[in-house]
Order: sequence, then C1' cells, then structure tokens
RNA sequence: UGCUGAGAAAGGCAAACCCGCCGAAAGGUGGGGACGCAAAGCUACCGGUCUACGGGGAAUCCUAUGACAGCGGGGCCGCCAGC
Repeated sequence: UGCUGAGAAAGGCAAACCCGCCGAAAGGUGGGGACGCAAAGCUACCGGUCUACGGGGAAUCCUAUGACAGCGGGGCCGCCAGC
C1' cells in the first nucleotide's frame, strides 16, 4: 500500500419502545433500552423514500426551501485482525 473479515481481541455504534426538550410535520436531540451493524464514522453528489408550515389549486391534489447516511450507489476519513 492492496485485498479479505472470524461466533477472535482492544474498543465503538445503537432499531423498536418509553420519558424530557426542539419542530407545523417528517424528523432531530438528551436519558433509559438493544434489534442489529466491519464503517450503523462523515458527506444529500446521483437515484429513492418521508413530510407539506408556507405557496399554488374549485378539489381528492401539487410543490422542498425541510428531512432520512440503519434504502442503493458515489466521494472523504478511520480501528483491530489475517494474508
């Protein structure tokens, strides 16, 4: 430097659900809690998904400027072990 990832080790993260707070919502965040994760670290660049305050519409509706990285891909960075 490259490849690989074991029921290993040093460690790490934490779904659902419950409580507090923020938010119109999706969702976020702190605490509890562990379904899982070898990038479940970072990043909305591409696809996708969710929401629709505001705006549009006569109306079921449309709309991202709001979100999701634990949906797939791309980019960046990194621990341990083996080769």
The RNA shown here (c-di-GMP-I riboswitch aptamer) has 83 nucleotides and comes from a Chromatiales bacterium. The model forms 100% of the base pairs in the Rfam consensus. Model confidence (mean pLDDT): 87 of 100. The source organism's lineage runs through Bacteria, Pseudomonadati, Pseudomonadota, Gammaproteobacteria and Chromatiales.